The part of an RNA shown here (small-subunit ribosomal RNA, 3' major domain) has 476 nucleotides and comes from an uncultured Sphingomonadaceae bacterium.
Context: one part of a larger RNA
RNA sequence: UGACGGGGGCCUGCACAAGCGGUGGAGCAUGUGGUUUAAUUCGAAGCAACGCGCAGAACCUUACCAGCCUUUGACAUCCUAGGACGACUUCUGGAGACAGAUUUCUUCCCUUCGGGGACCUAGUGACAGGUGCUGCAUGGCUGUCGUCAGCUCGUGUCGUGAGAUGUUGGGUUAAGUCCCGCAACGAGCGCAACCCUCGUCCUUAGUUGCCAUCAUUUAGUUGGGCACUUUAAGGAAACUGCCGGUGAUAAGCCGGAGGAAGGUGGGGAUGACGUCAAGUCCUCAUGGCCCUUACAGGCUGGGCUACACACGUGCUACAAUGGCGUUGACAGUGGGCAGCUAGACCGCAAGGUCAUGCUAAUCUCUAAAAGACGUCUCAGUUCGGAUUGUUCUCUGCAACUCGAGAGCAUGAAGGCGGAAUCGCUAGUAAUCGCGGAUCAGCAUGCCGCGGUGAAUACGUUCCCAGGCCUUGUACA
Repeated sequence: UGACGGGGGCCUGCACAAGCGGUGGAGCAUGUGGUUUAAUUCGAAGCAACGCGCAGAACCUUACCAGCCUUUGACAUCCUAGGACGACUUCUGGAGACAGAUUUCUUCCCUUCGGGGACCUAGUGACAGGUGCUGCAUGGCUGUCGUCAGCUCGUGUCGUGAGAUGUUGGGUUAAGUCCCGCAACGAGCGCAACCCUCGUCCUUAGUUGCCAUCAUUUAGUUGGGCACUUUAAGGAAACUGCCGGUGAUAAGCCGGAGGAAGGUGGGGAUGACGUCAAGUCCUCAUGGCCCUUACAGGCUGGGCUACACACGUGCUACAAUGGCGUUGACAGUGGGCAGCUAGACCGCAAGGUCAUGCUAAUCUCUAAAAGACGUCUCAGUUCGGAUUGUUCUCUGCAACUCGAGAGCAUGAAGGCGGAAUCGCUAGUAAUCGCGGAUCAGCAUGCCGCGGUGAAUACGUUCCCAGGCCUUGUACA
């Protein structure tokens, strides 16, 4: 100087407390461990691994296993020889890769006619290739403490020195934020602001959007209009600016006015010096090591989907604030041409057939819970939907291993869950649906969107984590 203390002081945080809803019990989905297996590819491991890499394993992906094949190689550059290349047909063997045979068409560009260039085949070796090892050789990227308020430097001063001071102190703040004081005076990286978005108003603009007034229509449909809504570009607006109190006459704090908004207005992006030899050599790049008729390459089939069990994360429930039936309104974000599909018809339905509009503020995907009415009356039920049988639909060369969906039948566990444990402070929790990426098909996951919409916070004694000052130490 740090680190640590079941030392002290001050302070903060959904850390506790006060509340609301869960997990832990059930079934299923998904990840992991273990076990099994020819293989169940590999990585991730307290917080910070475990719906993680995977924004989507039937083949492919795919790295794993078995078998069958290739060896200058699927890919790149150089050399030699030959030839255009290519498109198409058929047959044989084979699981295919591939091997063998065969039909028809076609005959590249530049040229000083020597050749050159691109392409194909064969050969030779230099080389290719490796998701093989090392993340404890590395770059890059990322997680974490933590959006915590800290981390440092120059000059000066103090100390023999390591170092100290500044950065401590008194107040204050979300903040090393600001004020005052002070052997310090200044400065840098962080904080804040500048950026994006939501909330109010104004201006500009008016189609595909909108409709107050006037006509018109089944319909903003048409004429008309751009006031309103809205869209999207620019501006205004909030600064403790004003008033009162308090404070040290300061920084600030408390209350009020005005205001759409008030003291950081809400949300996002933004992550200091560093810590964990944290994670990643399987995104990529890369040193070293290793393989080179194989640890490389191709193909078929299988596996990653196994199942006495254990754990994590979720979904659905156990019901009456509910289930079922009928009726029936109101969103927002986004997506759409190998696409989204209106409408009509067929089918109980998944879906199918015909057909229409839309490269989209134009057409389309496109609402749900809620509400109203009826019924059920506390039961393993008209709760719950697992499991199984069967008949179908769709995608796709192909749904056996191993897809999703529909109908009929079947109708398991489950009576609100032990110890323990998680999230959340407001348009939040809870609850309800909708969209998108990936994607032929497949979503309870992920990323977004809107609808309905709470309770509680006395307080900081305690648990956990962190910041500042101080104290002890046989630790570095």